[in-house]
Molecule: FMN riboswitch aptamer (RFN element)
Organism: Candidatus Anaerotruncus excrementipullorum
RNA sequence: UUUCAGGGCGGGGUGCAAUUCCCCACUGGCGGUAUAGUCCGCGACCUGGCCUUUGCGGCCGGCUGAAUGGGUGAGAUUCCCAUACCAACGGUAGAGUCCGGAUGGAAGAAA
Numbered sequence: 001u002u003u004c005a006g007g008g009c010g011g012g013g014u015g016c017a018a019u020u021c022c023c024c025a026c027u028g029g030c031g032g033u034a035u036a037g038u039c040c041g042c043g044a045c046c047u048g049g050c051c052u053u054u055g056c057g058g059c060c061g062g063c064u065g066a067a068u069g070g071g072u073g074a075g076a077u078u079c080c081c082a083u084a085c086c087a088a089c090g091g092u093a094g095a096g097u098c099c100g101g102a103u104g105g106a107a108g109a110a111a
Base pairs, nucleotide, nucleotide: 001111002110003109004108010024011023012022013021025097026096027087028086029042030041031040032039037085038084046062047061048060049059050058051057067083068082069081070080071079089100090099091098
C1' cells in the first nucleotide's frame, strides 16, 4: 500500500396487530492460552475531555453481557458428557435472529 474482516426465526399458540409476547428452534467478531460467545485482553455500541475556524479527523480516558458440575489428560473455566446462562442503540405489539445508522467503522488476518 492493497484485499479481506459477524452469524442466526423455521414450526406452533394468543391477538385487530408480534420473525418483538408464550412453547419449541437457531447464531457465536479478533488476539492469547490444550481447541473458548461465558477465562485474560481487544474491537464494536454508548459516552467525557483536549486539539482542530467549522467539518473531516487526531489524542487521552470512561462504560462495556454471560458457567457450573463430572470425565480424560503432564497440562483444558478451551476437549468430551450433562445442565445452565448472555447478547449495544433507534424503529415497530415489548427484538441476540426483522428494518435502520451501515455501500460506515474496526480489533485483526493475508499478500